[in-house]
RNA sequence: GCCUCAUCCAGAGGGGCUGAGGGACACGGCCCGACGACGCCCCGGCAACCACCCCGCGCGAUCACCUAGAGUGACCGGCGGGGCAGGUGCCAAUUCCGGCCCCGCCGCAGAGUGCGACGCGGGGGCAGAUGAGAG
Numbered sequence: 001g002c003c004u005c006a007u008c009c010a011g012a013g014g015g016g017c018u019g020a021g022g023g024a025c026a027c028g029g030c031c032c033g034a035c036g037a038c039g040c041c042c043c044g045g046c047a048a049c050c051a052c053c054c055c056g057c058g059c060g061a062u063c064a065c066c067u068a069g070a071g072u073g074a075c076c077g078g079c080g081g082g083g084c085a086g087g088u089g090c091c092a093a094u095u096c097c098g099g100c101c102c103c104g105c106c107g108c109a110g111a112g113u114g115c116g117a118c119g120c121g122g123g124g125g126c127a128g129a130u131g132a133g134a135g
Base pairs, nucleotide, nucleotide: 003133004132005131006130007129008128013043014042015041016040017039021032022031023030027098028097029096044091045090046089049087050086052083053082054081055080056079057078059077060076062074063073064072065071066069095127100124101123102122103121104120105119106116107115108114109113
């Protein structure tokens, strides 16, 4: 890098260094930026994906027992809730918005379909990000 799964309308900023672009992506828009953005470092914070701990539920597999059941128990997993903050992540704007497809509305034509750069709303897709996993 490819592949799989989950999430992406919530949340969280100060200082130092640097010095011109930056917001992944043609393009369109909008925004941040010499009142110093972006990036890097330090500190602080947010969140809770994974790990860990506790509680609940026989929901699934396996095993054991006898009371032989819609039984009880053990262990592994699953689901739900809570805790913690170890491994990541994140701290302008919904992943800043659009882009490709579909539906509805609206506008213009007008007879049954078109057109709509900039429209409005909804759904999906592509791409991307983060985590976990697989090979």
Notes
A computed fold for a 135-nucleotide RNA from Salinispora tropica, annotated as SAM riboswitch aptamer (S box leader). The same sequence occurs in records of 2 taxa. Taxonomically the source falls in Salinispora (Bacteria, Bacillati, Actinomycetota, Actinomycetes). The RNAcentral record of the sequence draws on Rfam and Ribocentre.